[in-house]
RNA sequence: GGGGCAGUGGGGUAACCUGGUCAGCCUGUGAGCUUUGGGAGCUUGAGAUCCCGGUUCAAAUCCGGGCUGCCCCA
Numbered sequence: 001g002g003g004g005c006a007g008u009g010g011g012g013u014a015a016c017c018u019g020g021u022c023a024g025c026c027u028g029u030g031a032g033c034u035u036u037g038g039g040a041g042c043u044u045g046a047g048a049u050c051c052c053g054g055u056u057c058a059a060a061u062c063c064g065g066g067c068u069g070c071c072c073c074a
Stems, first nucleotide, its partner, number of pairs: 001073007010027004020057001029045005050066005
């Protein structure tokens, strides 16, 4: 220098190819219930699409540019 893959709550992981539910699930966490207390259990809440732009009625998803990480080639 060229190419490929990946980036989503505190952590992990779906949805992406084929655009359309309030972005789902596990774990963690706040509050409450339960208990003599704790644990477990139950109810409920907060919390995320790497950044910028474009296409579209509508973008996590498609397109362009950039950033970071990994791999391959030179």